Record summary: A computed fold for a 73-nucleotide RNA from an uncultured Clostridia bacterium, annotated as transfer RNA. Its Rfam family is "tRNA". The family's RNA type in Rfam is transfer RNA. Its mean pLDDT, the model's own confidence on a scale to 100, is 81. The sequence was found in a public genome assembly.
RNA sequence: AGGAGAUUAGCUCAAUUGGUAGAGCGCCGGUCUCCAAAACCGUAGGUUGGGAGUUCGAUUCUCUCAUCUCCUG
Numbered sequence: 001a002g003g004a005g006a007u008u009a010g011c012u013c014a015a016u017u018g019g020u021a022g023a024g025c026g027c028c029g030g031u032c033u034c035c036a037a038a039a040c041c042g043u044a045g046g047u048u049g050g051g052a053g054u055u056c057g058a059u060u061c062u063c064u065c066a067u068c069u070c071c072u073g
C1' cells in the first nucleotide's frame, strides 16, 4: 500500500435474507436456610462504535470515520 472480517446490555454472543432488540453469565430484590452457598422466581440495565444517506420503516442496505484481528506484498 491492497484485500477480508469484527464492533449490539457489565462480560460472552444471537437477531434466517428491512417490520416492536433477545439469551446465557453477572448485578440487584425475593423464596428457601440459624447464616451462607446452591436451586427457583422476579426486576433493572441498549442513542445496536461515531456521522451521513436511501426508505413509510435500518442491527440489517450504501458512503465515510474510528478501533481491533487476519491475509497478500
Base pairs, nucleotide, nucleotide: 001072002071003070004069005068006067007066010025011024012023013022019056028042029041030040031039049065050064051063052062053061